Predicted 3D model of an 85-nucleotide RNA (c-di-GMP-I riboswitch aptamer) from a soil metagenome.

RNA sequence: AACGGGCAAAGCCAGAGAAAUCUGGUGACGCAAAGCCACGGGUCCGCCGAAGCUGCAAGCGAAGACGGAUAGCCGGGUUGCCGAA
Numbered sequence: 001a002a003c004g005g006g007c008a009a010a011g012c013c014a015g016a017g018a019a020a021u022c023u024g025g026u027g028a029c030g031c032a033a034a035g036c037c038a039c040g041g042g043u044c045c046g047c048c049g050a051a052g053c054u055g056c057a058a059g060c061g062a063a064g065a066c067g068g069a070u071a072g073c074c075g076g077g078u079u080g081c082c083g084a085a
Stems, first nucleotide, its partner, number of pairs: 006031002011026006029072001035078003039075003042070005048064001052060003
């Protein structure tokens, strides 16, 4: 290389959650790690919140803290299928 197999985006249906999102079914946009791990960065949700804003008692709220989500955003770690010359 080839062969065999694998996963499954969006949408739709059912369920969980406050949300991000997740689980099952259906469905294939794609994927050579689209297997697994939130360690670094990013993004998203929630909550608090200094500056500030409204304006008179509370609310909102760039930065930032904390909790959560994403491994199909990137990096990193880790394991691994078929396999001719």